Model confidence (mean pLDDT): 81 of 100. The part of an RNA shown here (small-subunit ribosomal RNA, 3' major domain) has 486 nucleotides and comes from an uncultured prokaryote. RNAcentral holds the full RNA, with entries from ENA. Its Rfam family is "Bacterial small subunit ribosomal RNA". Rfam links the family to the GO terms ribosome and structural constituent of ribosome.

Context: one part of a larger RNA
């Protein structure tokens, strides 16, 4: 100087407490361990591995296993010799295919001194290719974590023999080493904050594909007043998207040290960091990744490389993590009916119509899209069920179908009929959440032929409870103290 303490003081965080909903029990989905297997590919293992890499394992992917094949090779550059009909296409035998063996069609491009050269395709030989082989403890890059915690340092000066100290400590204050005051310090850098994006208010500009108040026309209903639909019209409004305004403790009062600031109030769409996002200091864990790619060393080279078919990664006594669905009446079922936003679409999205109980099929209007595809569910209204293993729950299984795709047996999704398991709110323990949050409800997208998505990432709808407080648990910050630790 640090680190540590079941030392002290102060402070903070969904850390505890308070509240709400879960997990742990059941069934299923998914990942992992274990076991099994010819193989069940590899990595990740407290927090910081386990719906993780993987944002799509039937083939492919694929790295694993078994079998059949190839050896300058599936791919790149070059050299030498040599062949050719540049290329390209078809057939036969064998075979699971790859491949191997053979046959045929086409009769050619550029330069030319007519010898040949070049392009291109093969053969032979050689340099080499190739390796998801090894080392993340040789590395780059990227990432997780402490932690969006408020810290980490430097120059000069001063102090100390020196390691170092000071500044950065102290009194206040803040979300903050934020700011103020003081001080042998004075300044500065990386962080904090702000500058960036989204949301909330207003204004200007713009007005189609958006909107339609006023006005006009037409159709329908109505005796009429008027209602409703379409069109014109218009850009008022909504909206869209450029630019601007707006919030700063700015104003008032109180507290404070006359400071920084805090508390209350006014005005305001918004008030004290307005809310959310992006943004991650010096460093820590020889943290993770050589299997994204790159790269040093080592290793393989008729194989640890390459091609192909099939299988496996989907096994199943069991154990754990993460989820989904439930156990019901704040519910289940049936009928009627209302209100979103983010997005995606041409090998695509696909309307009206018709067929089918349905999944779906036929067909193809419109749309490279503010124009078309386009349809929310919880909710509301009415009816049934009457507390039961049930009109709860839906696992499992049988049959019949649909879709994608060369191909659904291992091993896809969906539909109909039948079947109708466990489960009556879950031990010890444990997790998330402080507001448009939790909880509940649907919708969209990436990947993608299809899909094991109940996952991930987004979007909106309905919309709570609680926080006395900081004694205790966990993590962190500052000062201080002890130490046989470095």
């Nucleotide at each position: 100087u640090g680190a540590c303490g079941g030392g002290g003081a102060c402070c903070c965080g969904c850390a505890c407490a308070a509240a709400c909903g879960g997990u742990g029990g059941a069934g299923c989905a998914u990942g992992u361990g274990g076991u099994u297997u010819a193989a069940u590919a590899c990595g990740a293992c407290g927090a910081u591995a386990c719906g993780c890499g993987u944002g799509g394992a039937a083939c492919c992917u694929u790295a694993c296993c078994c079998a059949g094949g190839c050896u300058u090779g599936a791919c790149a550059u070059g050299u030498a010799u040599u062949g050719g009909a540049a290329a390209u296409c078809c057939c036969u035998a064998u075979g699971a295919a790859a491949g191997u063996a053979g046959g045929g069609a086409c009769c050619u491009c550029c330069c030319u001194u007519c010898c040949g050269g070049g392009a291109c395709c093969g053969a032979u030989a050689c340099a080499c290719a190739g390796g998801u082989g090894u080392u993340g403890c040789a590395u780059g890059g990227c990432u997780g974590u402490c932690g969006u915690c408020a810290g980490c340092u430097c120059g000069u000066g001063u102090c100390g023999u020196g390691a170092g100290a000071u500044g950065u400590u102290g009194g206040g204050u803040u979300a903050a080493g934020u700011c103020c005051c003081g001080c042998a310090a004075c300044g500065a850098g990386c962080g904090c904050a702000a500058c960036c994006c989204u949301u909330a208010u207003c204004c200007c500009u713009a007005g189609u594909u958006g909107c339609u108040a006023a006005u006009u026309u037409u159709g329908c209903c109505g005796c009429a007043a008027g209602g409703u639909a379409a069109a014109a019209u218009g850009c008022a409004c909504u909206c869209u998207a450029u630019g601007g305004a707006g919030a700063c403790c700015g104003c008032c009062g109180c507290u404070g040290a006359u400071a920084a600031a805090g508390c209350g109030g006014a005005g305001g769409a918004a008030g004290g960091c307005a809310a959310g996002g992006a943004u991650g200091a010096c460093g820590u864990c020889a943290a993770g990744u050589c299997a994204g790619u790159a790269c040093g060393g080592c290793c393989c080279u008729u194989a640890c490389g390459c091609c192909u078919a099939g299988g496996g990664c989907u096994a199943c006594a069991c154990a754990c993590g993460u989820g989904c669905u439930a156990c019901a009446a704040u519910g289940g079922c049936c009928g009627a009916u209302a209100c979103a936003a983010u997005g995606g679409g041409c090998a695509g999205c696909g309307a009206u119509a018709c067929c089918g109980c349905g999944a779906g099929g036929u067909g193809g209007a419109g749309c490279a899209a503010a124009u078309c595809c386009u349809a929310a569910a919880a909710g509301u209204c009415g009816g049934c069920c009457c507390c039961a293993g049930u009109u709860c729950g839906g696992a499992u299984u049988g049959c019949a179908g649909g879709c994608u795709g060369c191909a659904a047996u291992u091993c896809g999704c969906c539909u109909g009929c039948a079947u109708g398991a466990a489960g009556c709110c879950g031990g010890a323990a444990u997790c998330a959440u402080u507001a448009g949050u939790a909880a509940c409800c649907c919708c969209g997208u990436a990947u993608c032929a299809g899909c094991c998505a109940c996952g991930a990432c987004g979007g909106g709808g309905u919309g709570a409870a609680u926080a006395c407080g900081u004694u205790c648990c966990c993590g962190g910050g500052u000062c201080u103290u002890g130490u046989a630790c470095a």